[in-house]
RNA sequence: GGGCGGAUAGCUCAACUGGUUAGAGCAUCAAGCUUAUACCUUGAAGGUUCAUGGUUCGAGUCCAUGUCCGCCCA
Repeated sequence: GGGCGGAUAGCUCAACUGGUUAGAGCAUCAAGCUUAUACCUUGAAGGUUCAUGGUUCGAGUCCAUGUCCGCCCA
């Protein structure tokens, strides 16, 4: 230099052919349970979906550029 894949909650990951509140597990917090902690049960909080533009009635999803990470080729 060229090609491919990835970036979504604190962490690991979903999200179908673009479709109307972006979810799950773990972690955190609260309540229940317990003499108490843990386990277990229930609930809550937590997101400008990497950035900036574009397309569209509507974008996590499609397009362009850039940044970062990984793999391959030279």
Source information
Predicted 3D model of a 74-nucleotide RNA (transfer RNA) from a candidate division WWE3 bacterium. Its Rfam family is "tRNA". Rfam describes the family as follows. Transfer RNA (tRNA) molecules are approximately 80 nucleotides in length.